A computed fold for a 73-nucleotide RNA from a Clostridiales bacterium, annotated as transfer RNA. The organism belongs to Eubacteriales, within Bacteria. The coordinates come from a structure-prediction model, not an experiment, and the mean pLDDT is 82. The sequence was found in a public genome assembly. Its Rfam family is "tRNA". Rfam classes the family as a transfer RNA.
RNA sequence: GGAGGCAUAGCUCAGUUGGGAGAGCACCUGCUCGACAAGCAGGGGGUCACUGGUUCAAGUCCAGUUGUCUCCA
Numbered sequence: 001g002g003a004g005g006c007a008u009a010g011c012u013c014a015g016u017u018g019g020g021a022g023a024g025c026a027c028c029u030g031c032u033c034g035a036c037a038a039g040c041a042g043g044g045g046g047u048c049a050c051u052g053g054u055u056c057a058a059g060u061c062c063a064g065u066u067g068u069c070u071c072c073a
Stems, first nucleotide, its partner, number of pairs: 001072007010025004019056001027043005049065005
């Protein structure tokens, strides 16, 4: 220098064909217990990396940028 993958909650990730943003763990509150853990019930937390485009509608499609990983030279 060239090609490709990935970027979604604090962490690990799903979201398949464009229309409801989610799971597990973690966190908070309550119940239970002599206390802790475990368990049960409920709750909070998101600029879907960034910028622009297409569309009635974008996490999803297109272009560019940034970061990271792999391959080629």